The RNA shown here (Pistol ribozyme) has 65 nucleotides.
Its mean pLDDT, the model's own confidence on a scale to 100, is 86.
The RNAcentral record of the sequence draws on ZWD.
Rfam family: Pistol ribozyme. Rfam links the family to the GO term catalytic activity.

């Protein structure tokens, strides 16, 4: 400097051309490292389907140091 931990910013952490991870305080949750935002994934209900899937609404881990 760049890339990665769903997206943007900041933080925390990792990697060196790769995109993963046993890292990201500890445990927990289906909920992805954290906070804010949006609301992708995930969850519940409903409608639909050529049974592959598609659409709508709601809600969007928790406790603690």
């Nucleotide at each position: 400097a760049c890339c990665c931990g769903a997206c943007c910013a900041a933080g925390c952490g990792g990697g060196u051309a790769u995109a993963a991870a046993a890292a990201g305080g500890c445990u927990u949750u289906a909920a992805g490292c954290u906070u804010g935002g949006a609301g992708c994934g995930u969850u519940g209900c409903c409608c639909u389907u050529u049974c592959g899937g598609g659409g709508g609404c709601a809600g969007g881990u928790a406790g603690u140091a």